A computed fold for a 90-nucleotide RNA from a Candidatus Fermentibacterota bacterium, annotated as c-di-GMP-I riboswitch aptamer. Lineage of the source: Bacteria > Pseudomonadati > Candidatus Fermentibacterota. The coordinates come from a structure-prediction model, not an experiment, and the mean pLDDT is 83. It was read from a public genome assembly, where an Rfam model found it.

RNA sequence: GUUUGCGAAAGGCAAACCAGAAGGAAUUCUGGGGCGCAAAGCCACGGAUCCGACACUCUCGCGAGAGAGAAGGAUGGCCGGGCUGCCAGA
Numbered sequence: 001g002u003u004u005g006c007g008a009a010a011g012g013c014a015a016a017c018c019a020g021a022a023g024g025a026a027u028u029c030u031g032g033g034g035c036g037c038a039a040a041g042c043c044a045c046g047g048a049u050c051c052g053a054c055a056c057u058c059u060c061g062c063g064a065g066a067g068a069g070a071a072g073g074a075u076g077g078c079c080g081g082g083c084u085g086c087c088a089g090a
Stems, first nucleotide, its partner, number of pairs: 002090004012037002017032006035077001041083003045080003048075004056069005
């Protein structure tokens, strides 16, 4: 440097759920917890899914308002892609 990861070992992460906090929401953060994970480390670039209050556009409505779209947001533990990396074996 390349490659493999069933098992071991050093260490790492942490689902559901519970408590507290932020948010309109999806969801996130902190603590507990531990289902799992060899990238469950990092990046929303492509796809996917979810949210979409206020404001914006369109439609309906006398109106209050309703529906759709979209700006924008979320998920990296949904898939692909990019970058980096521990341990062990070959």